The prediction has a mean pLDDT of 76.
This is a predicted structure of a 349-nucleotide RNA (Bacterial RNase P class A) from a Chloroflexota bacterium.
Taxonomically the source falls in Chloroflexota (Bacteria, Bacillati).
It matches the Rfam family "Bacterial RNase P class A". From the family's description: Ribonuclease P (RNase P) is a ubiquitous endoribonuclease, found in archaea, bacteria and eukarya as well as chloroplasts and mitochondria. By type it is a ribozyme.
The sequence was found by an Rfam model in a public genome assembly.

RNA sequence: CGAGGCGGACGGGCGGUCGCCGGACCGCAAGGUUCGGAGGAAAGUCCGGGCUCCGCAGGGCAGGGCGCUGGGUAACACCCAGUCGGGGCAACCCGAAGGAAAGUGCCACAGAAAUGACACCGCCGGGGCGACCCGGUAAGGGUGAAAUGGUGGGGCAAGAGCCCACCGGCGGCCGGGUGACCGGCCGGCCAGGCAAACCCCGCCCGGAGCAAGACCGAAUAGGAGGGCUGUGAGGCUGCCCGCCGAGCCCUCGGGUCAGGUCGCUGGAGGCGCCGGGCGACCGGCGUCGUAGAUAGAUGACCGCCACCCCUCGGGGUACAGAACCCGGCUUACGUUCCGCUCUCGGCCC
Numbered sequence: 001c002g003a004g005g006c007g008g009a010c011g012g013g014c015g016g017u018c019g020c021c022g023g024a025c026c027g028c029a030a031g032g033u034u035c036g037g038a039g040g041a042a043a044g045u046c047c048g049g050g051c052u053c054c055g056c057a058g059g060g061c062a063g064g065g066c067g068c069u070g071g072g073u074a075a076c077a078c079c080c081a082g083u084c085g086g087g088g089c090a091a092c093c094c095g096a097a098g099g100a101a102a103g104u105g106c107c108a109c110a111g112a113a114a115u116g117a118c119a120c121c122g123c124c125g126g127g128g129c130g131a132c133c134c135g136g137u138a139a140g141g142g143u144g145a146a147a148u149g150g151u152g153g154g155g156c157a158a159g160a161g162c163c164c165a166c167c168g169g170c171g172g173c174c175g176g177g178u179g180a181c182c183g184g185c186c187g188g189c190c191a192g193g194c195a196a197a198c199c200c201c202g203c204c205c206g207g208a209g210c211a212a213g214a215c216c217g218a219a220u221a222g223g224a225g226g227g228c229u230g231u232g233a234g235g236c237u238g239c240c241c242g243c244c245g246a247g248c249c250c251u252c253g254g255g256u257c258a259g260g261u262c263g264c265u266g267g268a269g270g271c272g273c274c275g276g277g278c279g280a281c282c283g284g285c286g287u288c289g290u291a292g293a294u295a296g297a298u299g300a301c302c303g304c305c306a307c308c309c310c311u312c313g314g315g316g317u318a319c320a321g322a323a324c325c326c327g328g329c330u331u332a333c334g335u336u337c338c339g340c341u342c343u344c345g346g347c348c349c
Base pairs, nucleotide, nucleotide: 001345002344003343004342005340006339007338008337009335010334012305013304014303015302016301017300018299020037021036022035023034024033025032026031039319043330044329046328047327048326049325050324051209052208053207054206058241059240060239061238063205064204065203066202067201068082069081070080071079072078083097084095085094086093087092098200099199103198104197105194106193107192120141121140122137123136124135125134126133127132149167150166151165152164153163154162168190170187171186172185173184174183175182176181213262214261215260216259223252224251225250226249227248228247234244235243269288270287271286272285273284274283275282276281306317307316308315309314310313
């Protein structure tokens, strides 16, 4: 200097004139003063919760989620650390990461053959004039995503774990580690893959949701008809048991429906410092009061600044707007923004 890897920051600022929303203060009121006012993703609604309601949400089944180990957290499918596997020269990145010896199922086509395999070509031995026949073989070739361990050597008629060395797998023993696993020694040789196929195993899970729900006000017809119901209506995914227990459903008709207030922002909160921890994170002290709209609030104009492009005057500045609130994940984005010295390559000293 170039190429990469990992992490972080910002996402415009200041002033003025009108126009909005909320708080505080003043005022009888009109109104005035002052303070504050969209995001890192507010998005997707994919997860997890807080909260609200269902009298208990009690047990079981079904169903759903997770799936290596340990830790973090309110919790999680998230995050951290590690183990193993895959990719990459590497820094690093990814994982769909329990079980195929509980059972069932699939592996099309091609190929001789796709699970305990009936040998196509080939190799070897024997017979035959020959075509060809019999036997041995699975090392070589072919087919395929995958052919029954791999490489090398010995041996053999030719071959084969038949034997040996190393590697892989499986089993046993010992050691290290909380653990996933790792290392060493020994052993006979050794029938695949797929469970993001059904399934088995382990752990977890009531349901519905802020249009949840609570209160106030107003109005009407405490209406009519029918069905079910103490032999049990009904009780917020489905079924069963248990428990509670008197209403429930349909049709017609009438009233309210520009109603209002709460929920609605003080939170597993933000910021600063200190301590513990590899880290996620935890603890302590201090400090702040950071949008709460409800047909839905920050809009318009001017000037200056920051950055980029072109040249003397212009143009441009991404993705994109809270609607109960948090913790994540995913997606969309503009930065000649910053850092780690983290990796590789080149050059110079």